Predicted 3D model of a 108-nucleotide RNA (TPP riboswitch aptamer (THI element)) from Novosphingobium sp. Of the family's consensus pairs, 100% are formed in the model. The organism belongs to Novosphingobium, within Bacteria. Model confidence (mean pLDDT): 75 of 100.
RNA sequence: AGCCUAUCCCCGGGGAGCCUGCUCAGGCUGAGAGGGAGGGUUUGCAUCCUCCGACCCGUCGAACCUGAACCCGUUAGCACGGGCGGAGGGAGGGCCGGCACAGCGCGC
Numbered sequence: 001a002g003c004c005u006a007u008c009c010c011c012g013g014g015g016a017g018c019c020u021g022c023u024c025a026g027g028c029u030g031a032g033a034g035g036g037a038g039g040g041u042u043u044g045c046a047u048c049c050u051c052c053g054a055c056c057c058g059u060c061g062a063a064c065c066u067g068a069a070c071c072c073g074u075u076a077g078c079a080c081g082g083g084c085g086g087a088g089g090g091a092g093g094g095c096c097g098g099c100a101c102a103g104c105g106c107g108c
Base pairs, nucleotide, nucleotide: 002099003098004097008094009093010092011058012057013056014055017028018027019026020025035052036051037050038049039048064089065088066087070083071082072081073080
């Protein structure tokens, strides 16, 4: 040289739904249900892009995406249970420490 590594450091990945109202606002589930700034567009709203923030997740990977405007049950709807399915994808390095190997020294 190699392997492991909780914590820590640095870095990275990801989503933001449903209902009432239909601007504001309120309610549900959830870890989280688009909080802040800037920009593009628009009469305005909506929508889109970038950065930051909260939250979750990083190969021991069901965070999240695809199949999927999926199938069965269930709900006002989302949510939820089961299936699809451990299917196809999916974002990691370092310090310290530990193990093993090797080298050197000492002893028998």